[in-house]
RNA sequence: UUCUUAUCCAGAGAGGUGGAGGGACUGGCCCUUUGAAGCUUCGGCAACAGACAAUCUAUUUAUUGUUAUUGUGCCAAAUCCAGCAAGCAUACGUGCUUGAAAGAUAAGAA
Repeated sequence: UUCUUAUCCAGAGAGGUGGAGGGACUGGCCCUUUGAAGCUUCGGCAACAGACAAUCUAUUUAUUGUUAUUGUGCCAAAUCCAGCAAGCAUACGUGCUUGAAAGAUAAGAA
């Protein structure tokens, strides 16, 4: 980097440094000199994997629970909203629902 599977309306921020951007992309909307990104310190959230326990099985596996001390991840706004397709409603501006696409994270594989 690609593929597969699962999840994405829950949760959790302060200091230092830095000095103008950031929220993936496009449009919208928003955050930001009352200090953006990045780096860093400390803190926190979270059970995806791992570990442990129980149950089922009698091997594997599965389910449930505990664990944040292991490997990751995350800490404005629902993945901030929409984007493509279908359906319903409509005051024709749009709204709602479902599915997909894209993206993010984890685990596995190449």
This is a predicted structure of a 110-nucleotide RNA (SAM riboswitch aptamer (S box leader)) from Pelagirhabdus alkalitolerans. It matches the Rfam family "SAM riboswitch aptamer (S box leader)". On this family, see Grundy and Henkin, Mol Microbiol 1998: "The S box regulon: a new global transcription termination control system for methionine and cysteine biosynthesis genes in gram-positive bacteria". The coordinates come from a structure-prediction model, not an experiment, and the mean pLDDT is 85. The organism belongs to Pelagirhabdus, within Bacteria.